Description
Predicted 3D model of a 72-nucleotide RNA (transfer RNA) from Urbifossiella sp. The RNAcentral record of the sequence draws on ENA and MGnify. Its Rfam family is "tRNA". The prediction has a mean pLDDT of 81.
RNA sequence: UCCGGGAUCGUCUAACGGUAAGACGCCGCGCUCUGAACGCGGAAAGUGCUGGUUCGAUUCCAGCUCCCGGAA
Numbered sequence: 001u002c003c004g005g006g007a008u009c010g011u012c013u014a015a016c017g018g019u020a021a022g023a024c025g026c027c028g029c030g031c032u033c034u035g036a037a038c039g040c041g042g043a044a045a046g047u048g049c050u051g052g053u054u055c056g057a058u059u060c061c062a063g064c065u066c067c068c069g070g071a072a
Base pairs, nucleotide, nucleotide: 001071002070003069004068005067006066007065010024011023012022013021018055026042027041028040029039030038048064049063050062051061052060
């Protein structure tokens, strides 16, 4: 320098044009002598940044930043 992949709740992963889901963790309640486990409920991200396309963008397009891999 070029090519490919990735960036989403605290963490790990989904969703791939139509109001962002789950697990773990956290908080509350139930259960228990207490705790764990189990059950129920809750809070928590508008999706790396800036633009573009679209009625509508996490999703498609362009540029940039950072991470991983490959080529020279």